[in-house]
Molecule: transfer RNA
Organism: Blastobotrys adeninivorans
RNA sequence: GGGCGAUUAGUGUAGUGGUUAUCAUACUUGCCUUCCAAGCAAGUGACAGGGGUUCGAUUCUCCUAUCGCUCA
Numbered sequence: 001g002g003g004c005g006a007u008u009a010g011u012g013u014a015g016u017g018g019u020u021a022u023c024a025u026a027c028u029u030g031c032c033u034u035c036c037a038a039g040c041a042a043g044u045g046a047c048a049g050g051g052g053u054u055c056g057a058u059u060c061u062c063c064u065a066u067c068g069c070u071c072a
Base pairs, nucleotide, nucleotide: 001071002070003069004068005067006066007065010025011024012023018055026044027043028042029041030040031039048064049063050062051061052060
């Protein structure tokens, strides 16, 4: 340098163009407990950045950035 793939809460993840973006964990609050842990209930928090297509984009497409695999 060429090709392919990935990027979504603090962490790990699901998501076939349309309703409030899924789950687990973490964190916060409450219940429970003598206290802690565990358990139960509620809550907080995310689509890498920028364009394009579309009535509508996490999804399709282009560029950039980062990471991984591969060819030379």